A computed fold for a 104-nucleotide RNA from Geobacter sp. UBA4057, annotated as SAM riboswitch aptamer (S box leader). Model confidence (mean pLDDT): 86 of 100.

RNA sequence: UUCUUAUCGAGAGCGACCGAGGGACUGGCCCUUUGACGUCGCGGCAACCUCCCUUGAGGAAGGUGCCAAAUCCAGCGGAAUCGAAAGAUGCCGAAAGAUAAGGA
Numbered sequence: 001u002u003c004u005u006a007u008c009g010a011g012a013g014c015g016a017c018c019g020a021g022g023g024a025c026u027g028g029c030c031c032u033u034u035g036a037c038g039u040c041g042c043g044g045c046a047a048c049c050u051c052c053c054u055u056g057a058g059g060a061a062g063g064u065g066c067c068a069a070a071u072c073c074a075g076c077g078g079a080a081u082c083g084a085a086a087g088a089u090g091c092c093g094a095a096a097g098a099u100a101a102g103g104a
Stems, first nucleotide, its partner, number of pairs: 001104008013042005021031003025075004043067003047064003050060003053056001071096001076093003080089003
């Protein structure tokens, strides 16, 4: 980098440094000089793997991961309701993305 499978409305923040962007992309919306994003320290969560037992809606926290907002919402397709229409609302599926485990 790529493939397969699973999951994605639960959970979990303080300090120091830095200094203008950040939330993958596009649109919306939001966060952010009352300092975001990032880095570091400490702390925490428990999704997958692992480990433990009394096998459960259990425990641990070793590996990976994570700690604003549903993956923040939508994007493509389907059908439903409302509406004269424009459009609006909710639902299902897909795509894309993220994470894990396994493979190439």